[in-house]
RNA sequence: GCGCCCGUGGCGCAAUGGAUAGCGUACUUGGUUCCGAUCCAAGGGGUUGCAGGUUCGAUCCCUGCCGGGCGCGCCA
Numbered sequence: 001g002c003g004c005c006c007g008u009g010g011c012g013c014a015a016u017g018g019a020u021a022g023c024g025u026a027c028u029u030g031g032u033u034c035c036g037a038u039c040c041a042a043g044g045g046g047u048u049g050c051a052g053g054u055u056c057g058a059u060c061c062c063u064g065c066c067g068g069g070c071g072c073g074c075c076a
Base pairs, nucleotide, nucleotide: 001072002071003070004069005068006067007066010025011024012023013022018056027043028042029041030040031039049065050064051063052062053061
């Protein structure tokens, strides 16, 4: 340099055009307990990497950029 894949709460993931973006875990509060752990209930936390475009409507499709991973190539 070329090709492919990925980027969504603190962390790991889902949602692949449609309604208030969900799940697990972590966190907070309460219950349970002599105290803790486990367990039960409730709660907060997301401008979906950035900027544009298409569409009535974009996490999803298109373009550019940024970041990460894998493979290939070049190195006189």